[in-house]
RNA sequence: GUGGGAGUAGCACAGCGGCCAUGCAGGGGACUGCAGAUCCUCAGAUGGGGGUUCAACUCCCUCCUCCCACU
Numbered sequence: 001g002u003g004g005g006a007g008u009a010g011c012a013c014a015g016c017g018g019c020c021a022u023g024c025a026g027g028g029g030a031c032u033g034c035a036g037a038u039c040c041u042c043a044g045a046u047g048g049g050g051g052u053u054c055a056a057c058u059c060c061c062u063c064c065u066c067c068c069a070c071u
Stems, first nucleotide, its partner, number of pairs: 001070007010024003018054001026042005047063005
C1' cells in the first nucleotide's frame, strides 16, 4: 500500500430498518446475630462526522482505533 474483520454500559456478549437483550460488576430492599449465598428491584451503552429513510446499532460515504491476510 491492497483486501478482509471488529468497535454496543465498568467488563463480557447478542441484536432479519420499528421501545438497545443478557450475564458479571454497581445502588436500594428482603433474608441473616453479622456476612456470604439466594430472591426482589433500580440506574447506566450503540467509536467520531456526514448521507439515505417517516424511522438507522442495522444501509451508504468518510475519518479514528484494534486484529488478520497478502505484497
Record summary
Transfer RNA from a Candidatus Methanomethylophilaceae archaeon, 71 nucleotides, folded computationally. The sequence was found in a public genome assembly. Rfam family: tRNA. Rfam links the family to the GO term triplet codon-amino acid adaptor activity. Rfam classes the family as a transfer RNA.